Predicted 3D model of a 530-nucleotide part of an RNA (small-subunit ribosomal RNA, 5' domain) from an uncultured Eubacteriales bacterium. The RNAcentral record of the full RNA draws on ENA and SILVA. Its mean pLDDT, the model's own confidence on a scale to 100, is 84.

[in-house]
Context: one part of a larger RNA
RNA sequence: GAUGAACGCUGGCGGCGUGCCUAACACAUGCAAGUCGAACGGGGGAAGCGUAAGCAAAGCAGAAGGUUUACCGGAAGCAGAGCGAGCGCCUCCCUAGUGGCGGACGGGUGAGUAACGCGUGGGUAACCUGCCCUGUGCUGGGGGACAACACUUAGAAAUAGGUGCUAAUACCGCAUAAGCGCGGCAGGCCGCAUGGCCAGCUGCGGAAAGCCUAGACGGCACAGGAUGGACCCGCGUCUGAUUAGCUAGUUGGAGGGGUAACGGCCCACCAAGGCGACGAUCAGUAGCCGGCCUGAGAGGGCGGACGGCCACACUGGGACUGAGACACGGCCCAGACUCCUACGGGAGGCAGCAGUGGGGGAUAUUGCACAAUGGGGGGAACCCUGAUGCAGCGACGCCGCGUGAGUGAAGGAGCAUUUCGGUGCGUAAAGCUCUAUCGGCAGGAAAGAAGAAAGACGGUACCUGACUAAGAAGCCCCGGCUAACUACGUGCCAGCAGCCGCGGUAAUACGUAGGGGGCAAGCGUUAUCC
Numbered sequence: 001g002a003u004g005a006a007c008g009c010u011g012g013c014g015g016c017g018u019g020c021c022u023a024a025c026a027c028a029u030g031c032a033a034g035u036c037g038a039a040c041g042g043g044g045g046a047a048g049c050g051u052a053a054g055c056a057a058a059g060c061a062g063a064a065g066g067u068u069u070a071c072c073g074g075a076a077g078c079a080g081a082g083c084g085a086g087c088g089c090c091u092c093c094c095u096a097g098u099g100g101c102g103g104a105c106g107g108g109u110g111a112g113u114a115a116c117g118c119g120u121g122g123g124u125a126a127c128c129u130g131c132c133c134u135g136u137g138c139u140g141g142g143g144g145a146c147a148a149c150a151c152u153u154a155g156a157a158a159u160a161g162g163u164g165c166u167a168a169u170a171c172c173g174c175a176u177a178a179g180c181g182c183g184g185c186a187g188g189c190c191g192c193a194u195g196g197c198c199a200g201c202u203g204c205g206g207a208a209a210g211c212c213u214a215g216a217c218g219g220c221a222c223a224g225g226a227u228g229g230a231c232c233c234g235c236g237u238c239u240g241a242u243u244a245g246c247u248a249g250u251u252g253g254a255g256g257g258g259u260a261a262c263g264g265c266c267c268a269c270c271a272a273g274g275c276g277a278c279g280a281u282c283a284g285u286a287g288c289c290g291g292c293c294u295g296a297g298a299g300g301g302c303g304g305a306c307g308g309c310c311a312c313a314c315u316g317g318g319a320c321u322g323a324g325a326c327a328c329g330g331c332c333c334a335g336a337c338u339c340c341u342a343c344g345g346g347a348g349g350c351a352g353c354a355g356u357g358g359g360g361g362a363u364a365u366u367g368c369a370c371a372a373u374g375g376g377g378g379g380a381a382c383c384c385u386g387a388u389g390c391a392g393c394g395a396c397g398c399c400g401c402g403u404g405a406g407u408g409a410a411g412g413a414g415c416a417u418u419u420c421g422g423u424g425c426g427u428a429a430a431g432c433u434c435u436a437u438c439g440g441c442a443g444g445a446a447a448g449a450a451g452a453a454a455g456a457c458g459g460u461a462c463c464u465g466a467c468u469a470a471g472a473a474g475c476c477c478c479g480g481c482u483a484a485c486u487a488c489g490u491g492c493c494a495g496c497a498g499c500c501g502c503g504g505u506a507a508u509a510c511g512u513a514g515g516g517g518g519c520a521a522g523c524g525u526u527a528u529c530c
Stems, first nucleotide, its partner, number of pairs: 001529003005526005012401006018394002020359001025357003029354003034101003039098002042095005048089004054083002059078002065072003108312003117237008127229002132225008140174001142172002149164006180205006187198004210217001212215001238284003245275003250272004255267003287309004291302004314335005337348004365391001367390003373387001374385004404434004414425004438471001441465004448457001474519005479500003485514005495502002
C1' cells in the first nucleotide's frame, strides 16, 4: 500500500459500487418458461339472428355456377337421429387435449478437473448448424389412426386400463423432381498423399401443409451466406524423486462397425510395440484466462465483483427427443435422505430469486415493476420473463459534503499545574454581527418514451420559499523506532508490549487526569498478500 474482510469503540448526509470466502450441508413457503384459437377437433360462457311444441344432424336427392368433361359445388325438396321450452346458425371470449416453436438461451455454483480444460497461434482435402438473410425450383393426389370426448374398470392417491367416435400444419403410402444422395462410364484442373474441385452422359433412390378476415403467415428441396458449434495440432500452464519405472486396447497395421466427422472411439485378426531424469507413473493442491493487488522494474501474490471459456445440477449410471442435451426447474435405473399413505403403493431435489435451519469471526428483503434494455411465443394485440431495471438492509469499500463564518480579554468562570508570582486549556467560550450547505418543514416538479398511449423507480432527482447555530465527533497514540509531557495513584504488584524493553517508592513506558500529537465519520486491532 491492498482486502468480498472480521472484531472493538464511535457514527450526520449523499452518489457509485459491493455483500455466505465456511457445509457442492439440509431445505418449509411463494415465484423463477412459457406461448400460439391466423395448425386442429372438442368443452364451457356471453351477445345477436332464425324458429318455437318445436329446432333439427346423418342419409336420399341434386338446381345455379365453375372447370382439368369428369370432377368440384352444393340451392329447392324428401327424411327424421338427437335435444326439448328449447333447438339451430353466426360472432366474440376462455381453455383441458392433439399439434408447432421455445423449455440446450437466460440465471446459479466451483464440487470435480494438472487436462487440448484453459490461453495463444494454426489446421479440417475429416465436419454439423433450428430460427435469420440471398437465390432457384416446387407446394399434386390419396389413406389409416390416436388423444380430447362419451361410457366404463381398478386404485386412498399418484395414476393405469377397457370399449366406442373424431380433426389437423400430427402420422403413412403414392405421384413428380434437380445443380440432392448412392453408383456406373469416359474427361479436365489441382494437391506430397489418402484425395479435392469442375463440367458431361446414365441407372437407382429420394419432398412438401396448409390456414383464413385474401394478402399476410407459412410448407418442401437445393445452393450460398451469416451465426453458433464439433474435432485435430504446435507452444505455454502449481508442488513433491522421502513417488523411478509405467502401460494389454496398451503402441502400430490393414479390415469392419459407429459418428455430423477423423480416430483403438469400438470390434475380430496380425505385429510387439508405446511413454519415461527434457521427470513418465504415483501422490498432493487447484477451475483456466482477460485481469486485480503490490513493486522503480524484474518479479511475487491473487483469480471475489464484471467479461470470455470449461465443468457441474442430491450421489452414481443411462439413453430418449431434438438443429442442438446425454438436458438445473425433462425421462429411466440404482443409492442415501425427506415427505404422503387407506400399508397395497406413491411424491421430492433452491450450486435460480427471496427466505429457513445448520456451520461460521462473518455476508442482505419471503420488496416493486415489466416503464426501459434484452429474451421466448404470436401476423398482431398481447402474454411470460426473481434475466433485467429499481427500491430495501450493512460506514463493507471508494468519492463528495456537513457538524458553521466573522468579531471578541494581556485573557471571565472552571479544570490542570505551580517556585504561589504565575502558567496552560485560550479567541477557545460567553457576548455581538452574519450565513443556511446537509438534515427537518412547505410549495412546485422532471428527463429516462423513439411514435398516439404506456414510468416500477417516484411526488424521487432537481428547483423555490420560510425558519433556526440549531439536529450532526469520534478513535488511536504521546520511552526510542515515531509526531506528541506533566501531575497523582501503584510499588517486579496491578499491568503494558510490534521490536528493544518498562514496573522492586519521585515511572514522560502501568492506571487516571490535564495538556499535546495524528487521522477523521471514522479510528484502532486481528488475519492475509506484495